[in-house]
RNA sequence: GCCCUUGUAGCUCAGUGGAUAGAGCGUCCGUUUCCUAGACGGAAAGUCGCAGGUUCGAUUCCUGCUAGGGGCA
Repeated sequence: GCCCUUGUAGCUCAGUGGAUAGAGCGUCCGUUUCCUAGACGGAAAGUCGCAGGUUCGAUUCCUGCUAGGGGCA
């Protein structure tokens, strides 16, 4: 330098043109308990890596950039 791939909640990941963007774990609050753990109920937490384009509509498609991983030279 070229090619492939990943970037979504604190962490691990789903979603793949249209709904208020979800799950598990974690965190916080409550109930239960003598206390803790566990169980149960509830809550918070997201500019969907950044910019632009296509579209009535983009997390999703296209282009560039950027960060991680892999391959070739």
The prediction has a mean pLDDT of 83. Predicted 3D model of a 73-nucleotide RNA (transfer RNA) from a Spirochaetota bacterium. Lineage of the source: Bacteria > Pseudomonadati > Spirochaetota. Rfam family: tRNA. Rfam links the family to the GO term triplet codon-amino acid adaptor activity.